Predicted 3D model of a 475-nucleotide part of an RNA (small-subunit ribosomal RNA, 3' major domain) from a metagenome.
Context: one part of a larger RNA
RNA sequence: UGACGGGGGCCCGCACAAGCGGUGGAGCAUGUGGUUCAAUUCGACGCAACGCGAAGAACCUUACCUGGGCUUGAACUUCAAGUGACAGCUCUAGAAAUGGAGUCUUCCUUCGGGACACUUGGAGAGGUGCUGCAUGGCUGUCGUCAGCUCGUGUCGUGAGAUGUUGGGUUAAGUCCCGCAACGAGCGCAACCCCUGCCACUAGUUGCCAGCGGUUCGGCCGGGAUCUCUAGUGGGACUGCCGGUGAUAAACCGGAGGAAGGUGGGGAUGACGUCAAGUCCUCAUGGCCUUUAUGUCCAGGGCUACACACGUGCUACAAUGGUCGGUACAAAGGGUUGCCAAGGCGUGAGCCGGAGCCAAUCCCAGAAAGCCGGCCUCAGUUCGGAUUGCAGUCUGCAACUCGACUGCAUGAAGGUGGAAUCGCUAGUAAUCGCGGAUCAGCACGCCGCGGUGAAUACGUUCCCGGGCCUUGUACA
Numbered sequence: 001u002g003a004c005g006g007g008g009g010c011c012c013g014c015a016c017a018a019g020c021g022g023u024g025g026a027g028c029a030u031g032u033g034g035u036u037c038a039a040u041u042c043g044a045c046g047c048a049a050c051g052c053g054a055a056g057a058a059c060c061u062u063a064c065c066u067g068g069g070c071u072u073g074a075a076c077u078u079c080a081a082g083u084g085a086c087a088g089c090u091c092u093a094g095a096a097a098u099g100g101a102g103u104c105u106u107c108c109u110u111c112g113g114g115a116c117a118c119u120u121g122g123a124g125a126g127g128u129g130c131u132g133c134a135u136g137g138c139u140g141u142c143g144u145c146a147g148c149u150c151g152u153g154u155c156g157u158g159a160g161a162u163g164u165u166g167g168g169u170u171a172a173g174u175c176c177c178g179c180a181a182c183g184a185g186c187g188c189a190a191c192c193c194c195u196g197c198c199a200c201u202a203g204u205u206g207c208c209a210g211c212g213g214u215u216c217g218g219c220c221g222g223g224a225u226c227u228c229u230a231g232u233g234g235g236a237c238u239g240c241c242g243g244u245g246a247u248a249a250a251c252c253g254g255a256g257g258a259a260g261g262u263g264g265g266g267a268u269g270a271c272g273u274c275a276a277g278u279c280c281u282c283a284u285g286g287c288c289u290u291u292a293u294g295u296c297c298a299g300g301g302c303u304a305c306a307c308a309c310g311u312g313c314u315a316c317a318a319u320g321g322u323c324g325g326u327a328c329a330a331a332g333g334g335u336u337g338c339c340a341a342g343g344c345g346u347g348a349g350c351c352g353g354a355g356c357c358a359a360u361c362c363c364a365g366a367a368a369g370c371c372g373g374c375c376u377c378a379g380u381u382c383g384g385a386u387u388g389c390a391g392u393c394u395g396c397a398a399c400u401c402g403a404c405u406g407c408a409u410g411a412a413g414g415u416g417g418a419a420u421c422g423c424u425a426g427u428a429a430u431c432g433c434g435g436a437u438c439a440g441c442a443c444g445c446c447g448c449g450g451u452g453a454a455u456a457c458g459u460u461c462c463c464g465g466g467c468c469u470u471g472u473a474c475a
Stems, first nucleotide, its partner, number of pairs: 001475002003472003007469007015459002019423005026314008034305002042053002064300007077123008088103006106115003126289002129287003135283002137278003140274001142272001147186006153162003166177003192266004197234007207223002211221003237260001240254005316416001320375007332363003337356002342351003382413001387408007429451007
């Protein structure tokens, strides 16, 4: 100087407390451990691994296993020699890769050769092989915590200190005051984006106040008010008033205002820590491999199952279930695409073909809600696992191993021990909708809106953190 303390002081954070809803019990989904297996590819392991890499494992992917092939090789560069094609099509062996037969077959030329392709030989290739403890890059974490440093000066033999400590204050090393310090840098804040109010500009595909028409639908004529769209500005600054305070910074209350003291949300992550993670995105040193640890193909596996754990979904019902009727979104996506009307089917879906490169058309019925009927506390009209049969769709192909539909079947489950998680407001809870990936496949992920709470006395305690101080046989 740090680190640590079941030392002290001050102060924060859904850290506790106060509340609301969960997890831990059940069934299923998914990841992991373990076990099994020819293989169940690999990585990730307290927080910070475990719906994680994987924003899509039937083949492919695929890195694993078994078997069948190839060896200058599947892709790339280049040298020498040789050939003139290679590809495509037909037949044939084969699981395919691949092989055999047939057919069809180049371009430029200064005739030296060149381009391209193949064969042979050589140099180089290739490796998701190892080392993340050799590395770059990227990322997680402490933590959006308020810290981390430097120049000069001063003090100290020196390590170092001072500044950065102190009195206040703040979300903040934020600001004020003081002070052997005076300044400065990286962080904080602001500048950026979305959202909340207003104005201007613009008016189609969006809108419809007034006027006319109307088949009643902004449908038509028309209009430029409004909504909206998307561009430019305004607006909030403790600016104003009162009080408290050191006359300071600031804090408390108030006015006006759509918004008030950082308005709400996002992006943004200092010096560093964890030899944290990644050599399987990529790049790269070293090592290893070179008729194989490379490469092509078929099939299998990654989907196994006594069990254990994590994360979720659905429930256990009456604030519910079911049937009928009836409202109101936002944000997205669409041309190898979204697919309307109409028809068929109980349905998944099929036929059909209009429109749309989309503020125009389509996906598209939002759901919870509201209005009625039934059910009456029961393993039930709760719950839907499991299983049988019959189907639909995608795809070369759904046996291993897809999703969905109909009929039948109807399991466990009656609120879950010890323990443990999230959340402070348009939040939790609850309800549906969309998107990426994607032929198909979502209870996951990323977004969107609808309905919409309870509680916070307080900081003694648990956890993490910041500043000062103290002890130390630790560095």